[in-house]
Context: one part of a larger RNA
RNA sequence: CUGGGCGUAAAGGGCGCGCAGGCGGAAUAGUAAGUCGGAGGUGAAAGCCCGGGGCUCAACCCCGGAGGGUCUUUCGAAACUGCUAAUCUAGAGAGGGUCAGGGGCCGGCAGAAUUCCUGGUGUAGAGGUGAAAUUCGUAGAUAUCAGGAGGAACAUCAAUGGCGAAGGCAGCCUUCUGGGCCUGAACUGACACUGAGGUACGAAAGCGUGGGGAGCAAACAGGAUUAGAUACCCUGGUAGUCCACGCCGUAAACGAUGACAACUUGAUGUCGGGAUGUUUGACAUUUCGGUAUCGGAGCUAACGCGUUAAGUUGUCCGCCUGGGGAGUACGCCGGCAACGGUAAAACUC
Repeated sequence: CUGGGCGUAAAGGGCGCGCAGGCGGAAUAGUAAGUCGGAGGUGAAAGCCCGGGGCUCAACCCCGGAGGGUCUUUCGAAACUGCUAAUCUAGAGAGGGUCAGGGGCCGGCAGAAUUCCUGGUGUAGAGGUGAAAUUCGUAGAUAUCAGGAGGAACAUCAAUGGCGAAGGCAGCCUUCUGGGCCUGAACUGACACUGAGGUACGAAAGCGUGGGGAGCAAACAGGAUUAGAUACCCUGGUAGUCCACGCCGUAAACGAUGACAACUUGAUGUCGGGAUGUUUGACAUUUCGGUAUCGGAGCUAACGCGUUAAGUUGUCCGCCUGGGGAGUACGCCGGCAACGGUAAAACUC
């Protein structure tokens, strides 16, 4: 060095792009670096191993043999890997024709509702709870009608449904823009896969500067409850929640399941496209791509997974190695800070 693993026991990086590296489709010719074979050289002695012998045995000693190498030289082999040359189209890509979609960005617009303001009607309560009280109200509340202001979120449609790499995305319209499926076969001709470092994105909370502030609401205040009640319930209420720009970089960032490719019985629903048939019907059959439920073989400790695998394989990356100490200390890197990343040991069971 060679091990076994990673849905739930420890363990898949939050998620993309991608340099190096690793690995890589079909067929032909050449080469001979890897690979394989023959021969020569060398691999001191002692030791190890095998056979035999000597000390009364053994240890010990002596003789002989074998073995020992990413070694070197040379002659060959050419299947596989590599390299070179010239090809191919099944992987991949660009381009043509459609199509679906809350994918992203910018600007504008609408309606319902809450709150507040003004005015009208109207009078003694309203609100809230398990019951109350704090609270609001004769300075006219609650209720109701009309008008106005402002902010935030978009009921129904709505789904087990759609889109996106993930985070995530939902009123309507416009601008700009990313990705995807299907289809047909004219184009390129392996351009592919993965990806340590690196880099972009990344919910909520939080931070900086400037706006905004209706509702909600950490903190806070009061009322209750209670033995107490720094809570649960109630009345208020500030940051925040919203916008612009800049940071932070973490989550049960979950399918607790890395990416890509191939292979392996089925049934049912649904979404997007194509083909065929047709009695043109919200039809039938079939095919490609997605999304679900059930289940076969197989797998699994079991639960369960089961063509969207946790089945059978290949390539590449990440990670685990008893519990606590500890995702901590120290150091370093990042950050305005909060803190994040990397990451031990003593000791203990």
The prediction has a mean pLDDT of 88. A computed fold for a 349-nucleotide part of an RNA from an uncultured bacterium, annotated as small-subunit ribosomal RNA, central domain.